[in-house]
Context: one part of a larger RNA
C1' cells in the first nucleotide's frame, strides 16, 4: 500500500424473496465435444466458447481430401526476344490444359513510338503456414459499475498518507455542511437521437369538415388549407409554485396545475485498469519456416459422417383448442436481371398473359381477433416427425447436398427428475410482418416493426456479482 476472510458497519442490482412464462423429459433445426473418415479446413474455451467469426458450404465460396496439371509461376514491377494476344471453330481430355486451322490494335514526320500479349533468363512474386506469449489496430469482460487520477501545500526518516475520510444526501466522488488542505483532471450528469403535447410556417404523390358534380363503389373530379399527416423552426420540465420533514443546507415526502414530474420513456455514449481475455484466417506488421511447393489452376470429394454427450432454439403434448367458412384492424421497410394489381390454366407449389411502379402516387400487405358451425377428452378432426408416390421453382448442374407443392404414410410425445434461465410496464407472455446476407436455400438463426396485454415486489435473513468504510 492492495488484494483476500465461511471478520464487521453502512448501501446497490431481476442478486433473493413475491409472481409470470420457460429450459432439463418427446420430435426435429442449428453450434459444440467426441468418434469415425482419404478429408470430415480453420479458429472461439466457466461467466465473457458452443443459431459464435458465417448477414446464406450443391459448384463457386473453401482454406480440407484424393486424382489429372503448371514452375518466374493464378497477381505487381523490371530485361531481351517475337508479333499478334484476345476471339471462334475442330480433334483429345473429367476439366484445368495441350495441339491444329481461321482471325483482327493504335498513333506516326513512315524512321519509329503507345498500350496488349507470347517465349526466355533471373531478380522476384506467392503462402488461409507457425507465433495473438513479439506487435498495430479493432473488440469482449468486470460495468454505465463510481470510480481513477494529477499539481501546489502539510504531515511522515520512509514506504506513503492528506486531498478521496467524517455527518447528512443522491442514479451518482450528486449535491451540501464539516475538515490541513486549496484547486483541477479522466469519469458521472449535460449537451446529440428517437418518442410523448402543442404554436408557428409549408401543402403533394398524403388529408377530405364543409361547398359543388359524379358512381354500383370509392377523395373518384373541381376545389379546401380546417383536421389527420408530413419535416422544418420554436414552445414546455426548472423541485419553477404550495405544504410538511430536515441543520435556516443539500435533499425528501405530500398536492396542486399540466400531455408529461422530480433523470418522463428509450438509445447513442464505457474512465484508471483487469484477464500475457479475444483475433496473424478482415487488415497491416516484426522475425521464423516453405519456393517444380506450405506457392497455384482444375474436375470430384469433403466441410451435411453419427454408437453417443453438452449448449442455443423451434413444434407440440391439445377444448383459454383443431378444423370449416364468413369478417376487421397495423406499423416499419423492400422493390427494375425488381414488386408485381387484373385475366386465364392448375387442387396447390407455380406456369402462361398483362397493366402500373426507380414509387407518401404503383406494389409485396397481417396475423392473433370478432360471428356461425363442427369435434366432446379419444394417443383423438391433438400432434405433425419418419417413409412412399407425383410435382413446381432456382440455377451449367438438386444422387451425395436445395426450398415448395399435393397425395398417401402418420412416429415420439398426456406438461416433464435434481436442477437451472428471463423478465417490474406498454414490459412478460402471446400475435403476424418486414429486412439484411441472397440466383436459390436448408432461417426455427439476427437485426427490426406494430397488434393484443398481464401478475407481482412484504422485504434485505440467506445465495450471486459489486461499491464506500472499517
Nucleotide at each position: 500500500u492492495g488484494a483476500c476472510g465461511g471478520g464487521g458497519g453502512c448501501c446497490c442490482g431481476c442478486a433473493c424473496a413475491a409472481g409470470c412464462a420457460g429450459c432439463g423429459g418427446a420430435g426435429c433445426a442449428u453450434g459444440u465435444g467426441g468418434u469415425u473418415u482419404a478429408a470430415u479446413u480453420c479458429g472461439a474455451a466457466g461467466c465473457a466458447a458452443c443459431g459464435c467469426g458465417a448477414a446464406g458450404a450443391a459448384c463457386c465460396u473453401u482454406a480440407c481430401c484424393a486424382a489429372g496439371g503448371c514452375u518466374u509461376g493464378a497477381c505487381a514491377u523490371c530485361c531481351a526476344c517475337u508479333u499478334a494476344a484476345a476471339c471462334g471453330c475442330a480433334u483429345g481430355g473429367a476439366a484445368a490444359c495441350a495441339u491444329g486451322c481461321g482471325g483482327u490494335c493504335u498513333c506516326u514526320u513512315c524512321g519509329g513510338a503507345g498500350g496488349a500479349a507470347g517465349u526466355g533468363a533471373g531478380a522476384c512474386a506467392g503462402g488461409u503456414g507457425g507465433u495473438g506469449c513479439a506487435u498495430g489496430g479493432u473488440u469482449g469482460u468486470c460495468g454505465u459499475c463510481a470510480g481513477c487520477u494529477c499539481g501546489u501545500g502539510u504531515c511522515g526518516u520512509g514506504a506513503g498518507a492528506u486531498g478521496u475520510u467524517g455527518g447528512g444526501u443522491u442514479a451518482a466522488g450528486u449535491c451540501c455542511c464539516g475538515c490541513a488542505a486549496c484547486g483541477a483532471g479522466c469519469g458521472c450528469a449535460a449537451c446529440c437521437c428517437c418518442u410523448a403535447u402543442u404554436g408557428c410556417c409549408a401543402g403533394u404523390u398524403a388529408c377530405c369538415a364543409g361547398c359543388g358534380a359524379g358512381u354500383a363503389a370509392u377523395g373518384u373530379c373541381g376545389g379546401g388549407g380546417a383536421c389527420u399527416c408530413u419535416g422544418g423552426u420554436g414552445a414546455g420540465a426548472c423541485u419553477g409554485c404550495c405544504g410538511g420533514g430536515g441543520a435556516c443546507a443539500a435533499c425528501u415526502c405530500g398536492g396542486a396545475g399540466g400531455a408529461a414530474g422530480g433523470u418522463g420513456g428509450g438509445g447513442a455514449u464505457g474512465a484508471c485498469g483487469u484477464c500475457a481475455a479475444a483475433u496473424c484466417a478482415g487488415c497491416a506488421c516484426g522475425g521464423c519456416c516453405c519456393u517444380u511447393a506450405c506457392g497455384u489452376c482444375c474436375g470430384g470429394g469433403g466441410c451435411g459422417a453419427c454408437a453417443c454427450a453438452c449448449g442455443u432454439g423451434u413444434u407440440a403434448c391439445a377444448a383459454u383448442g383443431g378444423c370449416a367458412g364468413g369478417u376487421a384492424c397495423a406499423g416499419a421497410g423492400g422493390g427494375g436481371a425488381g414488386c408485381u394489381a387484373c385475366c386465364c390454366a392448375g387442387c396447390g407449389a407455380u406456369g402462361g398473359g398483362g397493366u402500373g411502379c426507380g414509387a407518401a402516387u404503383c406494389u409485396c400487405g397481417a396475423a392473433a381477433g370478432c360471428c356461425u358451425g363442427u369435434c366432446u377428452c379419444a394417443g383423438u378432426u391433438c400432434g405433425g416427425a419418419u417413409u412412399g408416390g407425383a410435382g413446381u421453382c432456382u440455377g451449367c448442374a438438386a444422387c451425395u447436398c436445395g426450398a415448395c407443392u399435393c397425395c398417401a404414410u402418420g412416429a415420439a410425445g398426456u406438461u416433464g427428475g435434481a436442477u437451472u434461465c428471463g423478465c417490474u410496464a406498454g414490459u412478460a407472455a402471446u400475435c403476424g410482418c418486414g429486412c439484411a446476407u441472397c440466383a436459390g436455400c436448408c432461417a426455427u438463426g439476427g437485426c427490426g416493426c406494430g397488434g393484443u396485454g398481464a401478475a407481482u415486489a412484504c422485504g434485505u435473513u440467506c445465495c450471486c456479482g459489486g461499491g464506500c468504510c472499517u
Predicted 3D model of a 470-nucleotide part of an RNA (small-subunit ribosomal RNA, 3' major domain) from an uncultured bacterium. The prediction has a mean pLDDT of 85. The full RNA is in RNAcentral, with records from SILVA.